[in-house]
RNA sequence: UUUUAUAAUGGGCAAACCCGCCGAAAGACGGGGACGCAAAGCUAUGGGUCUAAGGACACGGGUCUAUGACUGCCAGGCCGCCAAU
Numbered sequence: 001u002u003u004u005a006u007a008a009u010g011g012g013c014a015a016a017c018c019c020g021c022c023g024a025a026a027g028a029c030g031g032g033g034a035c036g037c038a039a040a041g042c043u044a045u046g047g048g049u050c051u052a053a054g055g056a057c058a059c060g061g062g063u064c065u066a067u068g069a070c071u072g073c074c075a076g077g078c079c080g081c082c083a084a085u
Stems, first nucleotide, its partner, number of pairs: 005085002012037002017032004022027001035072001041078003045075003048070003054065004
């Protein structure tokens, strides 16, 4: 110096749900709220998941489709706080 395990201090984030607001929806954002999180920081790059406005095909009411989303689904990439044994 790096990695791993366990511990501490100070702080950080914030699921469900509720309200507001944007959106066709999925979902995002703000406020409240804490189930959890050591990367629950960033990134749609690979896989996966959600939605289907528009479009295509149908025309017993549907099927397909991302140029829309999700990183708190799993990997990859980038970056990083405190700190004793």
Predicted 3D model of an 85-nucleotide RNA (c-di-GMP-I riboswitch aptamer) from Allolucifera butyrica. Model confidence (mean pLDDT): 84 of 100.